[in-house]
RNA sequence: GGAGUCGGCCGGACAGUCGCUGCGGCGUUUGCGCCGUGGAGGAAAGUCCGGGCUCCGCAGGGCAGGGUGCCAGGUAACGCCUGGGCGGCGCGAGCCGACGGAAAGUGCCACAGAAAACAGACCGCCGAUGGCCUCUCGGGGCACAGGCAAGGGUGAAAAGGUGCGGUAAGAGCGCACCGCGCGGGUGGCAACACGCCGUGGCACGGUAAACCCCACCCGGAGCAAGGCCAAAUAGGGGUGCAUCGGUGUGGCCCGCACCGCACCCGGGUAGGCUGCUCGAGGCGCACGGUGACGUGCGUCCCAGAUGAAUGACUGUCCCAGACAGAACCCGGCUUACAGGCCGACUCCCCCG
Repeated sequence: GGAGUCGGCCGGACAGUCGCUGCGGCGUUUGCGCCGUGGAGGAAAGUCCGGGCUCCGCAGGGCAGGGUGCCAGGUAACGCCUGGGCGGCGCGAGCCGACGGAAAGUGCCACAGAAAACAGACCGCCGAUGGCCUCUCGGGGCACAGGCAAGGGUGAAAAGGUGCGGUAAGAGCGCACCGCGCGGGUGGCAACACGCCGUGGCACGGUAAACCCCACCCGGAGCAAGGCCAAAUAGGGGUGCAUCGGUGUGGCCCGCACCGCACCCGGGUAGGCUGCUCGAGGCGCACGGUGACGUGCGUCCCAGAUGAAUGACUGUCCCAGACAGAACCCGGCUUACAGGCCGACUCCCCCG
């Protein structure tokens, strides 16, 4: 100098003017005005996981359903994070992985291919043995029976690989090494590892984001949760008053029912208030830990709207500003993102 990997951060700045909104103070004609102060994000997004909170309720077991799935740890919890193991990719820094079980059972494996699973024989090889032909009786030939699975070919996948022996040709058929299974040992909390020991010729393809089996987890609904205040009008209940009146019953009276007036009670609707933002909180330091994180101390207060505010204009500068807007809160994941800064590390080239 070039190429790259990982982690963290910023994501227009400043000034002026006019607006919007929460809170505090003052004034006020209760409409509002003035002053001070706060006013979106790293994703506020998708609403995909987990929790807090609230109500229903008491959720112990079983069934059904759903989810998670190597090991250990972190956490309020998680499908998240950290560290480790194993497998794959990369020269490397590093990156990726639903990564339990296929000798419980069932299913499926397109096309191609002879055969796709208690395997199979298309080409091929052999034809020792039996058969046939021939013969100069040593043999030679045919490829009918039959043998083989080494080589070719098909496929994503075809009964472990290499070599030697062996054979008619072959084959774990035998042996050596590698691989694999089982038992043990050693190391590790564990996953797992071992160029430790023994043993078995190998014990028979793949697929579980196919059913399934195993282990663990999950009660439901959600701030339009929920709580409080509460009209007008209509209706309900109670007490008292009037029993004068009206209507009905009735020939009439009494009586009964309804209508009336006043007060009280409770429910609901409109509307209002609350829940609402101080929280598993931010920042700094110290200590423990490889780390995620935890503990302690100090310090800070940082949107809370409800037709829903956070904007517009002007000027200067950097050459121009991406994706995008809170709605109960928090921890994650995922997705979008112009441009820029910082740190650690890797590979290549050059110079000293």
Source information: This is a predicted structure of a 352-nucleotide RNA (Bacterial RNase P class A) from Thioalkalivibrio sp. The sequence is in RNAcentral, with records from ENA. The gene name in the source record is rnpB. Its Rfam family is "Bacterial RNase P class A". Rfam classes the family as a ribozyme. Its mean pLDDT, the model's own confidence on a scale to 100, is 77. Lineage of the source: Bacteria > Pseudomonadati > Gammaproteobacteria > Ectothiorhodospiraceae > Thioalkalivibrio.